[in-house]
RNA sequence: GAAGCAGGCCAGACAGCCGCUGGUCCUCACUUUCGGGUGCGGGCGGGAGGAAGGUCCGGACUCCACAGAGCGGGGUGACGGUUAACGGCCGUCCGCUGAAAGCCCGGCGCAAGCCGGGUAUAAGGCGAGGAAUAGGGCCACAGAGACGAGCGUAUUCAGUUACGGUGAAACGCGGUAACCUCCACCUGGAGCAAUUCCAAAUAGGCACGCGUUGAUGUUGCUCGCGGAGCGUGCGGGUAGGAAGCUUGAGCGCUGGAGUAAUCCAGCGCCUAGAGGAAUGGCUGUCAUAGGGGCGUCCCGCAAGGGAGACCACUACACAGAAUCCGGCCUAUCGGCCUGCUUUACUU
Numbered sequence: 001g002a003a004g005c006a007g008g009c010c011a012g013a014c015a016g017c018c019g020c021u022g023g024u025c026c027u028c029a030c031u032u033u034c035g036g037g038u039g040c041g042g043g044c045g046g047g048a049g050g051a052a053g054g055u056c057c058g059g060a061c062u063c064c065a066c067a068g069a070g071c072g073g074g075g076u077g078a079c080g081g082u083u084a085a086c087g088g089c090c091g092u093c094c095g096c097u098g099a100a101a102g103c104c105c106g107g108c109g110c111a112a113g114c115c116g117g118g119u120a121u122a123a124g125g126c127g128a129g130g131a132a133u134a135g136g137g138c139c140a141c142a143g144a145g146a147c148g149a150g151c152g153u154a155u156u157c158a159g160u161u162a163c164g165g166u167g168a169a170a171c172g173c174g175g176u177a178a179c180c181u182c183c184a185c186c187u188g189g190a191g192c193a194a195u196u197c198c199a200a201a202u203a204g205g206c207a208c209g210c211g212u213u214g215a216u217g218u219u220g221c222u223c224g225c226g227g228a229g230c231g232u233g234c235g236g237g238u239a240g241g242a243a244g245c246u247u248g249a250g251c252g253c254u255g256g257a258g259u260a261a262u263c264c265a266g267c268g269c270c271u272a273g274a275g276g277a278a279u280g281g282c283u284g285u286c287a288u289a290g291g292g293g294c295g296u297c298c299c300g301c302a303a304g305g306g307a308g309a310c311c312a313c314u315a316c317a318c319a320g321a322a323u324c325c326g327g328c329c330u331a332u333c334g335g336c337c338u339g340c341u342u343u344a345c346u347u
Base pairs, nucleotide, nucleotide: 001343002342003341004340005339006338007337008336009335010334012286013285014284015283016282017281018280020047021046023044024043025042026041028039029038030037031036049318053329054328056327057326058325059324060323061191062190063189064188073187074186075185076184077183078092079091080090081089082088093129094127095126096125097124102119103118104117105116106115107114108113130182131181135180136179137176138175139174147172151164152163153162154161195243196242197241198240205234206233207232208231209230210229217225218224250269251268252267253266254265255264256263257262288315289314290313292311293310296307297306298305299304
């Protein structure tokens, strides 16, 4: 230099102004069962992701069910390891795949070489990778015949012997389990709108008392009018509020064990917690990328090609917490970094 791969990181920076959300502190007001609660204002510091997404797999947690055993259903499937667990991850085996160069063949060429075809492996990638002698089913196209014994041609005393283009499989000890099935192992259901606590108004419910000898209401009282409920207490539910809720299989650094996934030890850190749902907007400077403009420089006879500065302009993806974790899959403008393998040339 050529060729093929793998992995990691960032997801604009700073400043100012205006907001949103929740935390804490302070002032004031209201309230209080004196613990506190609510509201206006102010100060300080916190406020999305690599996938927060799809809800596909596995767990934590909560409620319901459950003596024990069996049937049924669902799932997983090489071997070993890892883990809270997994269908994830790591290592190994097996199978398939996997460039340039090289090698072989052919064509063109005087040649150097060029073009086309075939052949191989590396790193890497992919694998629903148990069992086909338990049993059932199925086997496209091609082929005369496709599942279990027959058929075609030739041959023989004789279905006696030989061969059979096609096809994954052909006259068999065939293939297929990503068809049923068998074997081994795992497996209860629903999900934070889980679940728990506090608890109005109104309308039901229950108990007691009063009430047509007129309650209650109608203006505080009397009269009058009207005419069947009214009062007190208890209990359930709803609105509403609170808990669950973020300190956790947590994150960073260092050291150790291990090929690795992963584990252990020490030190340090606290990093949204809303809940009809906040995490935003504007301005300026700088950075990145893109194309453009004016002039400049370099190469070139020219057409044209290249370079870096300046000026404005444009762009900055996918998306977005909702109980929390471990994965998988999918989406993503751009940019940066690292590593692996094969090979050509030079020293």
Background
RNAcentral holds the sequence, with entries from ENA. Predicted 3D model of a 347-nucleotide RNA (Bacterial RNase P class A) from Massilia hydrophila. The coordinates come from a structure-prediction model, not an experiment, and the mean pLDDT is 79. RNAcentral records the identical sequence in 2 taxa. The gene name in the source record is rnpB. It matches the Rfam family "Bacterial RNase P class A". The family's RNA type in Rfam is ribozyme. Rfam links the family to the GO terms dimeric ribonuclease P complex, ribonuclease P activity and tRNA processing.